The RNA shown here (transfer RNA) has 75 nucleotides and comes from an Anaerolineae bacterium. Its Rfam family is "tRNA". The sequence was found in a public genome assembly. NCBI's taxonomy places the organism under Bacteria, Bacillati, Chloroflexota, Anaerolineae.
[in-house]
RNA sequence: UGGGGAAUAGUUUAAUCGGCAAAACAUCUGAUUCUGGAUCAGACGAUUGGGGUUCAAAUCCCUGUUCCCCAGCCA
Numbered sequence: 001u002g003g004g005g006a007a008u009a010g011u012u013u014a015a016u017c018g019g020c021a022a023a024a025c026a027u028c029u030g031a032u033u034c035u036g037g038a039u040c041a042g043a044c045g046a047u048u049g050g051g052g053u054u055c056a057a058a059u060c061c062c063u064g065u066u067c068c069c070c071a072g073c074c075a
Stems, first nucleotide, its partner, number of pairs: 001071007010025004019055001027043005048064005
């Protein structure tokens, strides 16, 4: 430099070929316990930045950034 892939909550992953963003762990609160852990109930919180299309975008289009894989160039 070229090709391909990825970016969603603190972390790990879902989301029907456009139609209410979901779960687990973590964190917080409460119950239980002599205390802690475990267990149970509840709460909190996210679509990588910008723009566009659409009644409606995590999903489609344009563009920027970062990471991974493959190939190549110089030394």